RNA sequence: GGCGAGUUAGCUCAGCUGGUCAGAGCGCAUGAUUCAUAAUCAUGAGGUCCUGAGUUCAAGUCUCAGACUCGCUA
Numbered sequence: 001g002g003c004g005a006g007u008u009a010g011c012u013c014a015g016c017u018g019g020u021c022a023g024a025g026c027g028c029a030u031g032a033u034u035c036a037u038a039a040u041c042a043u044g045a046g047g048u049c050c051u052g053a054g055u056u057c058a059a060g061u062c063u064c065a066g067a068c069u070c071g072c073u074a
Stems, first nucleotide, its partner, number of pairs: 001073007010026004019057001028044005050066005
């Protein structure tokens, strides 16, 4: 240099054929339980869906450009 995959919560990831809430587990906070801690249970907070532009009534999802990460290849 070429090709491919990926980027969504603090971390690991899901998200179908574009559609009505943007989610799960872990973690965090509060409460219950306990003599206390852990464990367990309940509730809650936490998001510029990498950036910009385009298409559309509507974009995490489609198109284009860019950035970054990983792999293959020369």
The RNA shown here (transfer RNA) has 74 nucleotides and comes from uncultured Alistipes sp. It was read from a public genome assembly. The source organism's lineage runs through Bacteria, Pseudomonadati, Bacteroidia, Bacteroidales and Alistipes. Its Rfam family is "tRNA". By type it is a transfer RNA.